A computed fold for a 1492-nucleotide RNA from an uncultured bacterium, annotated as small-subunit ribosomal RNA.
The prediction has a mean pLDDT of 84.

RNA sequence: AGGGUUUGAUCCUGGCUCAGAUUGAACGCUGGCGGUAUGCUUUACACAUGCAAGUCGAACGGCAGCAUAGGUGCUUGCACCUGAUGGCGAGUGGCGAACGGGUGAGUAAUGCAUCGGAACGUGCCCAGUCGUGGGGGAUAACGCAGCGAAAGCUGUGCUAAUACCGCAUACGAUCUAUGGAUGAAAGCGGGGGACCUUCGGGCCUCGCGCGAUUGGAGCGGCCGAUGUUAGAUUAGGUAGUUGGUGGGGUAAAGGCUCACCAAGCCGACGAUCUAUAGCUGGUCUGAGAGGGGGAUCCCCCACACUGGUACUGAGACACGGACCAGACUCCUACGGGAGGCAGCAGUGAGGAAUAUUGGGCAAUGGAGGCAACUCUGACCCAGCCAUGCCGCGUGCAGGAAGACUGCCCUAUGGGUUGUAAACUGCUUUUAUACAGGAAGAAACACACCUACGUGUAGGUGCUUGACGGUACUGUAAGAAUAAGCACCGGCUAACUCCGUGCCAGCAGCCGCGGUAAUACGGAGGGUGCAAGCGUUAUCCGGAAUCAUUGGGUUUAAAGGGUCCGCAGGCGGUCAAUUAAGUCAGAGGUGAAAUCCCAUAGCUUAACUAUGGAACUGCCUUUGAUACUGGUUGACUUGAGUUAUACGGAAGUAGAUAGAAUAAGUAGUGUAGCGGUGAAAUGCAUAGAUAUGCCUUAGAACACCGAUUGCGAAGGCAGCUUACUAUGUUACAACUGACGCUGAGGGACGAAAGCGUGGGGAGCGAACAGGAUUAGAUACCCUGGUAGUCCACGCCGUAAACGAUGAUUACUCGCUGUUAGCGAUAUACAGUUAGCGGCCAAGCGAAAGCAUUAAGUAAUCCACCUGGGGAGUACGCCGGCAACGGUGAAACUCAAAGGAAUUGACGGGGGCCCGCACAAGCGGUGGAGCAUGUGGUUUAAUUCGAUGAUACGCGAGGAACCUUACCAGGGUUUAAAUGGGAAUUGACAGAUGCAGAAAUGUGUCCUUCUUCGGACAAUUUUCAAGGUGCUGCAUGGCUGUCGUCAGCUCGUGCCGUGAGGUGUUGGGUUAAGUCCCGCAACGAGCGCAACCCCUACUGUUAGUUGCCAACGGGUAAUGCCGGGGACUCUAGCAGAACUGCCAGCGCAAGCUGAGAGGAAGGUGGGGACGACGUCAAGUCAUCACGGCCCUUACAUCCUGGGCCACACACGUGCUACAAUGGUAGUGACAGAGGGCAGCCACUGGGUGACCAGGAGCGAAUCCCUUAAACACUAUCUCAGUUCGGAUCGGAGUCUGCAACUCGACUCCGUGAAGCUGGAAUCGCUAGUAAUCGUGGAUCAGAAUGUCACGGUGAAUACGUUCCCGGGUCUUGUACACACCGCCCGUCACACCAUGGGAGCGGGUUCUGCCAGAAGUAGUUAGCCUAACCGUAAGGAGGGCGAUUACCACGGCAGGGUUCGUGACUGGGGUGAAGUCGUAACAAGGUAGCCGUA
Repeated sequence: AGGGUUUGAUCCUGGCUCAGAUUGAACGCUGGCGGUAUGCUUUACACAUGCAAGUCGAACGGCAGCAUAGGUGCUUGCACCUGAUGGCGAGUGGCGAACGGGUGAGUAAUGCAUCGGAACGUGCCCAGUCGUGGGGGAUAACGCAGCGAAAGCUGUGCUAAUACCGCAUACGAUCUAUGGAUGAAAGCGGGGGACCUUCGGGCCUCGCGCGAUUGGAGCGGCCGAUGUUAGAUUAGGUAGUUGGUGGGGUAAAGGCUCACCAAGCCGACGAUCUAUAGCUGGUCUGAGAGGGGGAUCCCCCACACUGGUACUGAGACACGGACCAGACUCCUACGGGAGGCAGCAGUGAGGAAUAUUGGGCAAUGGAGGCAACUCUGACCCAGCCAUGCCGCGUGCAGGAAGACUGCCCUAUGGGUUGUAAACUGCUUUUAUACAGGAAGAAACACACCUACGUGUAGGUGCUUGACGGUACUGUAAGAAUAAGCACCGGCUAACUCCGUGCCAGCAGCCGCGGUAAUACGGAGGGUGCAAGCGUUAUCCGGAAUCAUUGGGUUUAAAGGGUCCGCAGGCGGUCAAUUAAGUCAGAGGUGAAAUCCCAUAGCUUAACUAUGGAACUGCCUUUGAUACUGGUUGACUUGAGUUAUACGGAAGUAGAUAGAAUAAGUAGUGUAGCGGUGAAAUGCAUAGAUAUGCCUUAGAACACCGAUUGCGAAGGCAGCUUACUAUGUUACAACUGACGCUGAGGGACGAAAGCGUGGGGAGCGAACAGGAUUAGAUACCCUGGUAGUCCACGCCGUAAACGAUGAUUACUCGCUGUUAGCGAUAUACAGUUAGCGGCCAAGCGAAAGCAUUAAGUAAUCCACCUGGGGAGUACGCCGGCAACGGUGAAACUCAAAGGAAUUGACGGGGGCCCGCACAAGCGGUGGAGCAUGUGGUUUAAUUCGAUGAUACGCGAGGAACCUUACCAGGGUUUAAAUGGGAAUUGACAGAUGCAGAAAUGUGUCCUUCUUCGGACAAUUUUCAAGGUGCUGCAUGGCUGUCGUCAGCUCGUGCCGUGAGGUGUUGGGUUAAGUCCCGCAACGAGCGCAACCCCUACUGUUAGUUGCCAACGGGUAAUGCCGGGGACUCUAGCAGAACUGCCAGCGCAAGCUGAGAGGAAGGUGGGGACGACGUCAAGUCAUCACGGCCCUUACAUCCUGGGCCACACACGUGCUACAAUGGUAGUGACAGAGGGCAGCCACUGGGUGACCAGGAGCGAAUCCCUUAAACACUAUCUCAGUUCGGAUCGGAGUCUGCAACUCGACUCCGUGAAGCUGGAAUCGCUAGUAAUCGUGGAUCAGAAUGUCACGGUGAAUACGUUCCCGGGUCUUGUACACACCGCCCGUCACACCAUGGGAGCGGGUUCUGCCAGAAGUAGUUAGCCUAACCGUAAGGAGGGCGAUUACCACGGCAGGGUUCGUGACUGGGGUGAAGUCGUAACAAGGUAGCCGUA
């Protein structure tokens, strides 16, 4: 510090997600030790049991129990007595119990934090001053009596005090009318000389107490300021409410309370209400600012079963006190009682989850006490838990034959585990055993000493340890006692095998898994961390993803429809003053702990201690005065006012004109009009349409007119009048900051719509009819109502758009235009205010913006924060309604989106090409047959190929074989070449038998040798075989786009980038062919050429070919001698290049029946197929990965099948005839093939062919008569002398074998068919058409196929249309790329949610009833020790009663919130449901917004 994820790729926007740190954690697997810290986050749920607050005998009366001592009795070890001593239960009294400990329910301020303040209190403690005199009456304990189950209570009698009450005194104190008045106390203990004594003591002294008072310290109460969560779908709240006066009350100010008076007070700077929450120091995270949270420690607050109340006290409205009410639990004799773990342990429940019913007061601290001491679940320790942090260990060194074996992988060679192990040497932390063994302790007290004022201060000695025989140290033995967890597709470090087969499963995001999974499960190996490791959860970070630091708003989410304007925010120039903001100095405070720095203590660290720094804050005070603010004075440039001139579709109201349209009256006139893609509905002989005149009506204003003008926006258009508003302008005058923006608020606000009343020509939702269509509730047509128009009143929305808020200033230029200005001016130049275009800098993701900014700055307002759900629901406000405004959540997805790029596509456009159309010729589709396919059938009809690019295709040749299929019968063999072992002398051959054959089973015959073996066979072993699957694992080969002209690269340049440029443009070409231009310059694969055939010539050569001249010969023939002239053969060479001419053109090039030439513009043909596309085809040509079968999915044999046949399709052959058939005669090729062959010739046969038989391995011989054609004859338009299918008979040939199932021949038979519907195919010249010939395959078997030549046309105006292709451009929501994408209803399943008759809870408010305990007031009833009084009685007190306040409770009615609810609404999600096709291309009617 960033990464992954939207796309084919890119940049951006934007969300989701990951890596880090953290925790009071939990869960899974695992687990050696120690230190240290933490440990019910959930039910403030309920609690058994024990403990957690007592102490003082030096306050008191006393003495139940214990101990000691003494005494008595005797039974001699027992009983009794003595408060006498140590002490002490219960009790009176004092102090404490208000601390300490727990919890976080409540509380949004009666709280907390920080800083201040004045009207207060204060036990214990410190300091000062002054006192502590003298009396009195009770009461508990206890005794007696009684009630009750108990808890407890009552009566009566005795008694003490530091308990209670008077009196005296009063330095201070309080009150005051300034005269005065009021108000205290308590004793106890130690020691003691004299004196006194009732023998207790008095008295003296010291100490501890007590009372009054002053001050302090610490603590507490109260008040103020600032800060302190969310919601406005909570906007008004408040009657003791706000203030005053006067009472009361309190420790104290105060409506704290009451009476009266006034009507205030709080609130947009957020009152009130609702929800949530203890606050802070600090803590986690973060660079910080911030964000989260508030366990442990410290401070404050609140609470103590729930609610209320007071008492006592210095202090409480009191956790382990009281009273009352309520709920709950327990005891009960049913009459009554008891209780409160949110103290420490512990239990139950809840929960994912949180410990021991431990030890000790040794230390620290607290209460009481003179003290000893007692108490202390505070605390100190121990126990449990890997819960966190920190430390240590599980060994170290050597050791390669890189050992064996094992696991795993493998190319079978090996690799890896791996220096790992073994082995050698060393060490002993930890654990184990034994031994030693702390610090933490300082004191108080006691004893002694010293000093001074005999009590304090100091010193010395002595005493005290829960932890604990712990920490620590030593010794012994021995590598001995000690490693796991997660991960390994990318992010993210780490890879292979097997299993599985969209299954099982994984997953934080993207995503893996459908037979070769580095992603699932296992294994081997590896990586990371390590006594832990992973997962889950939380929070911060990354996230600049709420942006103060530090974001945005043209198109991504986002500028309000526009203007005015209160509050608010901001604000021109010059002075003076002030000192609020601001800045500086000083002082106070900011608790401690924590964090940071330094040092120190535990062996180190965690941890702890000491010191420093810091605590960014607040307050007080002193100064500074530039800026901001306040106050005062001035200024003119901002703003405004007035006069001049000018402009305009600016507004409102009125008057008025013409054209057009429609209607009406009466004419003219006759058959159609109208409408459409084409039609029909409609109108018309009852006279339409058309035409001329007249009349009426409503609405809108042609030309001017524009890229114009005006207005805040919406918007505004004939002409004219009146009224109103506004803008601009040059020179002046005046006011003197009067300004800008503007939440709420107000006004205006297209169209549609609503209300009332008019109006209604045209147009025209709804509606009707006609068409179109599969349908057509549409598009088109004919009609047509609301509406459109006017007046008044509503509505308040639009894609209300420049998708761009308002204002001000600044920042290069060019150009057009509107209205002005100055100058005489219509040139020109300048200037002000507008309206446009282009561009620089700059900005921007880019497109683009660019003085009219989206640039540079300032001010103010509005708005945004992923997509969907949704501008929906609920609530509220507005509206007559329609609806508008405000405006969520659950749930769901990992995207949604912007701009630009490359493609692809378009029922977009431009240009161009092609037998693509057109122009022609001939076919197919109809018939019969052949052949292939589908389908059907079958035991099998083997398999593959399936739009173009399958279908006479693989197959260039299925009777057996082939053959892969089926039935039956066998075999476990056959085979390449070996190797090893054993045995034998065979095997082969000949010949029988059985059998369908394969095969089985007989007979005959049967090695060599140098004896070492050789050879051969048999058996066995190691290596087979598969036309089984996967062409979607592959190689190779092939088809197709397409012989289309394209496809790319290097460098440079442009762009953030994908990418572009080049390759586009203007011409030209068959061509990205070439030329010109150009930020491109070059290059490669393609094109073309080079190669082959063919067309011409030359030359060389001359057999088997040729034969002109010469010679010979024949019936005839190059037959022979010869020849190379010719043809020909086959080598080499030449020839054609727009080279020449003319025209056009810059050039490339085009044109020309041009010249020349055998050939002329690539001469004709072939081979040759760029980058790539179709997961195209082929595992059955071959090869090959993986999988599968192995007495079978292998292999052999016989027979069958691949040849079936209702039917459908493709490709062909033969025809339908006279351009023909038949018969006869006659002529002319090319290219091939031939020895298991071609076969002359002769003979036989009607013939297929047969029997003989020469030649030829071929320019020599043979196949080999080419046919169409020509000539002659015949047929004469018929189902024929056309056509030949089918069938019958007889044969030939091949072959082991022609039944299924061959070809051919002869005789006979003589079917359909008379030119073929819709549709569709081929072909542009030696082509189509037509005619025959040959080859491959092959024993035999072509109408197929491959080749060969013969004869030999027609047509092409042209590119509108169909198909395909190329190129440029355009749009795109497509990229699996239009066979794309995608919308809505319906049906099904699931999920959350709204409404809903209601039902059930919580909370809160108002009114009323009621009123426990308590406090205060009153008191006529009852009771009453202290004081007064001789007494009667009084004062005072208590009980009771009553009034006021008030908790629980009750009744009635509201608000708010939660749950639930028959039914119902829409929404979301869900591989393959239904119906259509709305959108994306001109999406086939451009789309979209508002409205009905």

Overview:
Rfam family: Bacterial small subunit ribosomal RNA. Rfam links the family to the GO terms ribosome and structural constituent of ribosome.